Predicted 3D model of a 119-nucleotide RNA (FMN riboswitch aptamer (RFN element)) from Clostridium bornimense. The model forms 100% of the base pairs in the Rfam consensus.
RNA sequence: AGAAAACUUCAGGGAUAGGUGAGAUUCCUAUACUGGCGGUAUAGCCCGCGAGCUUUUAGUAAAGCAGAUUCGGUUAAACUCCGGAGCCAACAGUAAAGUCUGGAAGGAAGAAGGGAAGA
Repeated sequence: AGAAAACUUCAGGGAUAGGUGAGAUUCCUAUACUGGCGGUAUAGCCCGCGAGCUUUUAGUAAAGCAGAUUCGGUUAAACUCCGGAGCCAACAGUAAAGUCUGGAAGGAAGAAGGGAAGA
């Protein structure tokens, strides 16, 4: 001075009360709460990725599908900040679920770490 590969560690949050009913933490009413990773002026709803699902394959893997925002202000620059008003939330189970239970003591976008070859 210091890679690549490999290794190690880490890597998803959140609800109560009442009503109806044989049965609902799922429906209805009220009031709450939560927000993975990278990029970019600081982002659940801008771009990309991950989780999930489908098809193909002996398998690795490949292809595909899949959520939501606007207005005003500041600024050189913000759909990210400030102010207002909104919206969205995989699959399986179950009386229909972002907040219950489960796959999951899993996987993973990625983050961090030390050691270290060569010169």